Source information: Transfer RNA from Rummeliibacillus stabekisii, 71 nucleotides, folded computationally. The same sequence occurs in records of 2 taxa. NCBI's taxonomy places the organism under Bacteria, Bacillati, Caryophanales, Caryophanaceae, Rummeliibacillus. Rfam family: tRNA.
[in-house]
RNA sequence: GCCGACUUAGUUUAAUGGCAAAACGGUGGUCUCGUAAUCCACUGAUAAGAGUUCGAUUCUCUUAGUCGGCA
Numbered sequence: 001g002c003c004g005a006c007u008u009a010g011u012u013u014a015a016u017g018g019c020a021a022a023a024c025g026g027u028g029g030u031c032u033c034g035u036a037a038u039c040c041a042c043u044g045a046u047a048a049g050a051g052u053u054c055g056a057u058u059c060u061c062u063u064a065g066u067c068g069g070c071a
Base pairs, nucleotide, nucleotide: 001070002069003068004067005066006065007064010024011023012022013021018054025043026042027041028040029039047063048062049061050060051059
């Protein structure tokens, strides 16, 4: 330099054009003589920018980053 895949919460994963879901985590409470565990509630995300569409995590383009292959 060329080609391909991927990027969603603090972390690991869902969501095949129609309310962004869950687990772990964090915070508060419950329970306990106390701690842990249990249980309840809360918390927080679509890499960035455009386009298509009534409507985009999803489709298209560009940029950035990560990984792999070729040279």